Notes
This is a predicted structure of an 86-nucleotide RNA (c-di-GMP-I riboswitch aptamer) from a Bacillota bacterium. Taxonomically the source falls in Bacillota (Bacteria, Bacillati). The coordinates come from a structure-prediction model, not an experiment, and the mean pLDDT is 86. The sequence was found by an Rfam model in a public genome assembly.

RNA sequence: GAGUGCACAGGGCAAACCAGUGGAAACGCUGGGGCGCAAAGCUACGGAUCUAAGGGCAGAUGGCCUAUGAUCGCCGGGUUGCCGCU
Numbered sequence: 001g002a003g004u005g006c007a008c009a010g011g012g013c014a015a016a017c018c019a020g021u022g023g024a025a026a027c028g029c030u031g032g033g034g035c036g037c038a039a040a041g042c043u044a045c046g047g048a049u050c051u052a053a054g055g056g057c058a059g060a061u062g063g064c065c066u067a068u069g070a071u072c073g074c075c076g077g078g079u080u081g082c083c084g085c086u
Stems, first nucleotide, its partner, number of pairs: 002086004012037002017032006035073001041079003045076003048071003054066004
């Protein structure tokens, strides 16, 4: 440097759920929790998905469209990196 994660050390992260909190919502953050994860580190770049405040359309108390909102623990790309093995 390339490939790789069966086994090793030190460890790391933290799903559902619960409490608090921000938000229109999706969802985020903090604490508890621990399903899982070798990039479950970072990045919304491509696809996908979620939401629809505002805006638009329709026309009747509620419907449809729309991301500038959100998800990197949906897939791919980019980028950085621990330990071991070959």